[in-house]
Annotation: RNAcentral holds the sequence, with entries from ENA and SILVA. The RNA shown here (small-subunit ribosomal RNA) has 1457 nucleotides and comes from an uncultured bacterium. The prediction has a mean pLDDT of 85. It matches the Rfam family "Bacterial small subunit ribosomal RNA".

């Protein structure tokens, strides 16, 4: 973009088209082919006339007779019913389009031409008589014809033995002056009619050539079959049909068979080629209930004709009988789905008629239907308070939105009332004129007149009148794709054309707002064509995506070197014919435009003939020698076949000699051996040929490997001579073909499927190992296949190169491993060009040429069934249901790997000390519980949040109150200043009584503030949602990395920088480089600490000086320490060596040396990592509660597990006693000294201090003493008494102190953790929190003070290149079968049921044809019918084949979840 379209909503007018695509299913009514009286005999009807009788109202009625007239039932006759209308069932050519022929007919017409004489006998109608239920007949008489029959008459006719022979007719009607007349008429004359005969036209028949779906899983197929020759037949050719003779005809250029189909012009779509497709309108052809038949005719083998069978349906009196909508309506059926039992013949057009007219369901209208197409309305204009109302909303507002309203217009359509065209031409009458005639009659023609002819039709078209009045949906809005938001749902409901939405903030579902499209329509489904070059003819492919046959030879077929001559089949021109008409396509007109009608043009690209022309291609003839071969003499070579021999190896069998192990294997074990293995030595048997051996050779591929000898195939080179296109390629054919494996015969060493054994394993039907049969060899025959690969088909030419290997041969001479040329074959890496990249790259995957084979998503499958082939196994051929949206190449990022290379980390090593075993602390998980209140869950949770749960905290349980609330602002009413006290009840929370207080501004009205109270808007919530979020964190990881910008490269994603050599802790630098530069990280700058210098001294310090109660205590100093600002200093900055530079090593100087030491700082990200219980915060939920108070409980539970500590197990110790040094940091509700009590905790008192000043024994450590290896004078749990503190309160549930008690516990298994120097280790001190403590925890803070580091093989974590992948939510990936379970759809299948088709035989209706002796027959008679019997034949019957479809118990695999 199109539909004959259907279904959803919706629906106002008109115009023009269209309207059973299924049941060629059945079919109730009506109608569709009649017509002529001017062809006949005629009168059933109707009408008029005349005639007769009757009544009377004398001019009407009745009735009878009369074919006399209009006219007309039946009926003979003659034209027409072969047209016109409907269908597409059949049919793949008996069909159709295209152009072509010859051997034909043709009613009605048109032109010519001639006849039209003269006889007869019968028959329908009709009466008569009778038969049936009807349908329809019988039998006797009667009659006519333009019915039928002779006869005559006969050609430019037909036949012909060329002499000749034979063939026909019909009359009707109108007029008429003469003449006849049986009064019908007969002549005459005009029209029409009939007979022959020719010509035309029209129409029909036949023939040819081409061209016109599919299936080879349909390869052979024909007997009247092909040709002849007779002969019949027919309108005509012809095996159309017979007789007889030959043995041919068709077919890979698809015969035959099976599926499907009515062909064309056209239509639709497309740029065109093409592709689908055949409705309507037009051509051709079939068929008319199924199946056969013929007649009659000009023409039918007949749609409304005829006969037979069959099958339905109707009628019956049961004996027969009738009937055929694929015509027009119109029924029922079937479907998704298609109209009125309408009007007219007025027009075209058709029959039949001399005409008038009279038939016509052809036509012409009109009904239905939005089926399509086209048009035209549903108002215009103006109107901002941008109104209500809706919908959002950031709550300012912002959209509907000039839309409405309103205000002023207009009136197309539709409605009402009126006017009114065109289709209408003609035909009848009658008048004139002409022709014809004897004729002023008729009749015909041509002019004028008058009458008449419309179904549509309430036409179209005008007017006119009235009022914005009667008229708008419909689909869709994630993206393609034009249009966005609320609400509701919450992987439910649903959407959905692909991709995909939906799992609680959905522009994807529903719905509302609002917008976008189109518009009396819009959506959806079907269907075609197009994009889709995605069957490639225009115009595609085969290394890796699908796709070269495993190799070759080779007939048909295709294709094909140079010259010359000819032909003209292909090709070119030009010219006649035909390509119907409509339709497309231009370009005129007519409907107001437009669909639409109409004229003319163009085109129809096509077939045919014909006349030219010869260059290419073909043919035909002649030549060539550059393709192809042949010969000559060489050369290399696992080319093939046959026979022969050789030496090593390894097994075996026998002797010998000899003695305990041999074999394996990671590491055993089975085996094998004291019956003598293995080792050694002679024999013997079969396979197979080390080393040369090489991306060397050879060969079509498969393949081919000691050495010798027989036969015997190709290449290749050198030179020259023939032959002359003899070539290429190649469907079917045909041979050859690894391994395995199949058959018969033989061998049989070693190796080995299958078996066995050991073993390894969770298992182990595997992988190793000890055995071991088929085979592995050899003959002979099958098999036909492999990742038969260069995944690259064969020939031919032509296109820059480099370096090799190998195997010829020419020259040169300086004889050499020279040099210089030239061929064959062959590896490597490259240029232009090709490739999607990858790669090819003279040996192409380059450029072209020729010819084969192949592909057409992935799965089902190289399967199933068929068929060939095979002994089998099996090979070739090769499908479909169905199922998915991908599969699949090639490179790209990253990730990953029990891939590689390189470097880092307390990562392992090397050390030290721990844990894990005991007991307690503390957490946590599980249990329990009313409650044990929530979170955190490998690393990255578990001394985490909590730097402090006895009540408060507190969030959890039980239990009692309370509902504008314990809190916030606002409002609305009321009382009170706030405020403060004290009493009853109660676990309290509270509730109730009562006392004190009367404040601040004031215009005196009354306000502000606070309290208490009632109302409404809010409050609140440790609830939910860390997968809606902010913000903080935590982890890789203090690893060195993460990117940008322009530039170049790549079709692209993307590379390149950032890779490469060094080099660092370091993407640190440095060289080099298509790459130059840049930011984020690294380092630096910032703190502290470690030296010194300056500056300043109080509370710190004190070297001189001086006093002194001997304490820097005082005076006084400012050198020292020290405190606290300021600077100084270190930068590989010097030297030495290495190195191109970075830079290393090593030295010196220096408080400090290579980043002096620690800290603070944490790139792009990564885990949907933690946290809605710190806070903040979106949705959502709860509102007399999931909000709040209060009192008690709980968080503190305890068979049990796990984590991170402390405390031990002791002598490097304990335990008494003396004595030394710190250094952060805290302190007024506080630190608390000196003194006094108490064993002690601790009280009692309170100098000093808001701090360099006051508060605090540092501990290990030293000396001295004891203790002696033991569950103790180690160890301290765990109970029991007695206290002391804090605190409303110490049961649950605090800490501490005496005194008693005195548990595990002797250094911890497997396994794991920390640490590299002021560090491990080990000893104490302070503070946060906090009344008080669970602190053995954190954070800080000195004191003492090692040990080890070969090194980077492993483990683990990271980092960089690099390499493979089918992963890319990314190895925790991903992915294969089998079973088990539900669907699907299909092969096997013992069987059965149908259809088709075709042999063979039987039976034979109706009919043509052939006989016809019986019969009949009025005329003509060599007649005409006709029973009868024969031939052919439909249905239908038996039997058997062959194809195809359903079902089938049980099967087999296979798709999907």
């Nucleotide at each position: 973009a199109u539909u004959g379209a259907a279904c959803g909503c919706u629906g106002g007018c008109g115009g023009c088209a269209g309207g059973c695509c299924u049941a060629a299913c059945a079919c109730a009514u009506g109608c569709a082919a009649g017509u002529c009286g001017a062809g006949c005999g005629g009168u059933a009807a109707c009408a008029g006339g005349a005639a007769u009788u009757a009544g009377c109202u004398u001019g009407c009625u009745a009735a009878u007779u009369u074919g006399c007239u209009g006219a007309c039932g039946a009926g003979c006759g003659g034209c027409g019913g072969a047209c016109g209308g409907g269908u597409g069932a059949g049919u793949a050519a008996u069909g159709c389009c295209u152009g072509g022929g010859a051997a034909u007919a043709u009613g009605c017409c048109u032109u010519a031409g001639u006849g039209u004489g003269g006889g007869g006998g019968a028959u329908a109608a009709c009466u008569a008589u009778u038969g049936g239920a009807a349908a329809c007949g019988a039998u006797a008489g009667c009659u006519a014809a333009u019915a039928c029959c002779g006869c005559a008459u006969a050609a430019c006719g037909u036949c012909u033995u060329c002499g000749g022979a034979c063939c026909a007719a019909a009359g009707a009607g109108g007029g008429g002056g003469a003449c006849c007349u049986u009064c019908g008429g007969g002549c005459c004359u005009c029209u029409c009619g009939c007979g022959c005969u020719a010509a035309g036209a029209u129409u029909a028949g036949c023939c040819c050539a081409g061209g016109u779906g599919g299936g080879a899983u349909u390869a052979g197929c024909u007997a009247g079959u092909u040709g002849g020759u007779g002969a019949g037949g027919u309108a005509a050719a012809g095996g159309c049909u017979c007789a007889c003779c030959a043995a041919g005809g068709c077919a890979a250029c698809g015969a035959u068979c099976c599926c499907u189909a009515g062909c064309u012009g056209g239509u639709c779509u497309g740029a065109g080629a093409g592709g689908a497709u055949g409705a309507u309108c037009a051509g051709c052809c079939a068929c008319a209930c199924u199946g056969g038949a013929a007649c009659u005719g000009a023409g039918a083998c007949a749609c409304g004709g005829u006969c037979c069978a069959g099958a339905c349906u109707c009628c019956u009196a049961c004996g027969g009988g009738a009937g055929g909508c694929a015509g027009c309506a119109g029924u029922g059926g079937g479907g998704a789905a298609u109209a009125u039992u309408g009007c007219a013949c007025a027009a075209u057009g058709g029959g039949g008629g001399a005409a008038a007219c009279c038939c016509u369901g052809a036509u012409g209208c009109a009904g239905c239907c939005a089926u399509g197409c086209c048009g035209c309305g549903u108002g215009u204009a103006u109107g901002a308070a941008g109104a209500a109302g809706g919908c959002c909303u950031u709550c300012g507002g912002g959209u509907u939105g000039u839309a409405a309203a309103g205000u002023a217009c207009u009136u197309u359509c539709a409605g009402u009332c009126g006017u009114g065209a065109g289709g209408a031409a003609g035909a009848c009458a009658u008048u004139g004129u002409a022709g014809u005639u004897a004729a002023u009659a008729g009749c015909u023609g041509c002019a004028g007149u008058g009458u008449u002819u419309g179904a549509c039709g309430u036409u179209a078209g005008c007017g006119a009148c009235a009022g914005a009045a009667g008229a708008a949906g419909c689909a869709c809005c994630g993206g393609c794709u034009a249009a966005c938001u609320c609400c509701g749902u919450g992987c439910c409901a649903g959407c959905a054309g692909c991709c995909g939405c939906g799992g609680u903030a959905a522009u994807a579902c529903g719905g509302a707002g609002g917008g976008u499209g189109c518009g009396a329509g819009c959506g959806u489904u079907a269907a075609u064509c197009g994009g889709a070059a995605u069957u490639a003819c225009u115009g595609g492919g085969c290394g890796u995506a699908a796709a070269g046959c495993g190799c070759a030879u080779g007939c048909a077929g295709g294709c094909g070197g140079u010259c010359u001559g000819u032909u003209a089949a292909g090709c070119a021109a030009g010219a006649u014919g035909u390509g119907a008409a409509a339709g497309c396509c231009c370009g005129g007109g007519g409907c107001u435009c437009a669909a639409c009608c109409u004229c003319g043009g163009a085109a129809c690209c096509g077939c045919a003939u014909u006349u030219u022309g010869a260059a290419c291609u073909g043919g035909c003839a002649g030549a060539c020698u550059a393709g192809a071969g042949u010969c000559u003499u060489g050369u290399a070579g696992a080319g093939g076949g046959g026979g022969g021999u050789a030496g090593a190896a390894u097994u075996u069998c026998a002797c010998g000699u000899g003695u305990a192990g041999c074999g394996g294997u990671g590491a055993a074990a089975u085996g094998c051996g004291u019956a003598g293995a293995g080792a050694u030595c002679u024999g013997a048997a079969g396979a197979a040929u080390a080393c040369c051996g090489g991306u060397g050779g050879c060969g079509a591929a498969a393949g081919c490997g000691g050495c010798c000898c027989c036969c015997u195939g190709g290449a290749c080179a050198a030179a020259g001579a023939c032959u002359g296109a003899c070539g290429c390629u190649c469907a079917g054919a045909u041979g050859c073909g690894a391994a395995a494996g199949c058959g018969u015969g033989g061998g049989g060493a070693g190796c080995a499927a299958a078996c066995a054994g050991g073993a390894u394993u969770a298992g182990a039907u595997a992988c190793c190992c000890u055995g071991g049969u088929a085979g592995u060899c050899c003959a002979c025959g099958c098999c036909g296949u492999a990742a038969a690969c260069g995944a690259u088909g064969u020939c031919u030419a032509c296109u820059u190169g480099a370096a090799g290997g190998u195997u010829g041969u020419g020259g040169c001479c300086u004889u050499g491993a020279g040099c210089c040329g030239u061929g064959g074959c062959u590896u490597u890496c490259g240029g232009a060009g090709c490739u999607a990249a990858c790669g090819c790259g003279u040996u192409a995957a380059g450029u072209a040429g020729a010819c084969c084979g192949c592909c057409u998503g992935g799965g089902g499958a190289g399967u199933a069934c068929g068929g060939u082939c095979g002994c089998a196994a099996g090979a070739u051929u090769a499908a479909a249901a169905c199922u998915c949206a991908a599969a699949u190449g090639a490179a790209u990022u990253g990730a990953c790997g029990g891939g590689g290379a390189c470097c880092c980390g307390c990562a392992c090593a090397a050390g030290u000390g721990g844990u894990g075993g005991a007991g307690c602390a503390u957490g946590u998980g599980g249990u329990u519980u009313a409650a044990u209140u929530c979170g955190a869950a490998g690393a990255u949770a578990c001394g985490c949040g909590a730097a402090g749960a006895a009540c408060c905290u507190u969030a959890c349980c039980u239990a009692g109150c309370c509902u504008u609330g314990a809190c916030a602002u606002a409002u609305u009413u009321a009382a009170g200043a706030a405020c403060u006290c004290c009493g009853u009840a109660g676990a309290g929370a509270u509730a109730c009584a009562g006392a004190g207080g009367u404040g601040c501004c004031u215009u005196c009205g009354g306000g502000a503030g606070c309290u208490u109270u009632c109302u409404u808007a809010c409050a609140g919530g440790u609830g939910c949602u860390g997968c809606a979020c902010g913000g903080c964190u935590g982890u890789c990881g203090u690893c060195a990395g993460c990117u940008c910008g322009u530039g170049u490269c790549g079709u692209g994603a993307g590379a390149u920088g950032u890779u490469g050599g060094g080099u660092u802790a370091a993407g640190u630098c440095c060289c080099g480089c298509a790459a130059c530069g840049a930011g984020c990280g690294c380092a630096a700058c910032c703190c502290u600490c470690g030296u010194c210098a300056c500056u300043a001294g109080u509370u710190a310090c004190u070297a001189a000086c001086g006093g002194u109660u001997c304490g820097g205590c005082c005076g006084a100093g400012g050198a020292c320490u020290c405190u606290a600002g300021u600077g100084a200093g270190a930068c590989u900055g010097c030297c030495u060596u290495c190195g191109c530079a970075a830079g290393g090593a090593g030295g010196a100087g220096g408080a400090a040396g290579g980043u002096g030491a620690g800290g603070a700082c944490g790139a792009c990200g990564u885990c949907a990592a933690g946290u809605c219980a710190u806070c903040a915060u979106g949705g959502c939920c709860c509102u007399u509660a999931c909000g709040g108070c209060u009192a008690g409980g709980g968080c503190a539970a305890c068979a049990c597990a796990c984590g991170u500590g402390c405390u031990a197990c002791a002598a490097u110790g304990g335990c008494c006693a003396g004595g030394a040094c710190a250094g952060u940091g805290a302190g007024a509700c506080g630190c608390g000294a000196u003194a006094c009590c108490g064993c002690g905790a601790g009280g009692u008192g309170g100098a000093g201090c808001a701090a360099a000043u006051c508060u605090a024994u540092a501990a290990a450590c030293c000396u001295g003493g004891u203790c002696u290896c033991a569950g103790u004078u180690c160890g301290g749990a765990u109970u029991g008494u007695a206290g002391u503190c804090u605190g409303c309160a110490a049961c649950u549930c605090g800490a501490c102190u005496a005194c008693a008690u005195g548990a595990a516990g002797c250094u911890g298994g497997a396994a794991u953790c920390a640490c590299u120097a002021g560090u491990a280790a080990u000893c104490g001190u302070a503070g946060a929190u906090c009344a008080g403590c669970u602190a053995u925890g954190c954070u800080a803070c000195g004191g003492u003070g090692a040990a080890u580091a070969c090194g980077u093989u492993c483990c683990c974590g990271g980092g960089u290149c690099u390499u493979g992948u089918a992963c890319u939510c990314a190895c925790c990936g991903c992915c294969c079968g089998u079973c088990a379970c539900a669907c699907c759809a299909u092969g096997g299948g013992a069987g059965u049921u149908g259809a088709u088709u075709u042999c063979a035989c039987c039976c034979g209706a109706a009919g043509c044809g052939g006989g016809g002796a019986a019969g009949c027959u009025a005329a003509a008679c060599u007649g005409g019918c006709u029973a009868c019997c024969c031939u052919c034949c439909a249905c239908g019957g038996u039997g058997g084949a062959a194809u195809u479809a359903g079902c089938g118990a049980c099967u087999g695999g296979g798709g999907u979840g």